A computed fold for an 85-nucleotide RNA from Viridibacillus arenosi FSL R5-213, annotated as c-di-GMP-I riboswitch aptamer.
RNA sequence: AAAUUGAAUAGGCAAACCUAGAGAAAUUUAGGGACGCAAAGCUAGAGGGGCUAAGGUUGAAAAACUAUGCCAGCCAGUUGCCAAA
Numbered sequence: 001a002a003a004u005u006g007a008a009u010a011g012g013c014a015a016a017c018c019u020a021g022a023g024a025a026a027u028u029u030a031g032g033g034a035c036g037c038a039a040a041g042c043u044a045g046a047g048g049g050g051c052u053a054a055g056g057u058u059g060a061a062a063a064a065c066u067a068u069g070c071c072a073g074c075c076a077g078u079u080g081c082c083a084a085a
Stems, first nucleotide, its partner, number of pairs: 005083002012037002017032006035073001041078003047075002049071003055066004
């Protein structure tokens, strides 16, 4: 110094659930809380995948389709802390 490495250390994030707020919903923000995480940092106006369907379209209705709304803790891209053997 490197790694399809991760034993320890420092610092870090925070699922479910609860309370309050935003939203049509998905989801999200703050506080509490820890299931877990070596990228559980960042990127969703240029990759794939997934969720929702207010509005719109179709329909006699039921309903179906649709992102201009979301998810980075699904994959991916990108940057990066500590560091034994």
RNAcentral records the identical sequence in 2 taxa. Lineage of the source: Bacteria > Bacillota > Caryophanaceae > Viridibacillus > Viridibacillus arenosi. Of the family's consensus pairs, 95% are formed in the model. It matches the Rfam family "c-di-GMP-I riboswitch aptamer". Rfam describes the family as follows. GEMM was predicted in a large-scale screen for bacterial structured RNA regulatory elements. The coordinates come from a structure-prediction model, not an experiment, and the mean pLDDT is 86.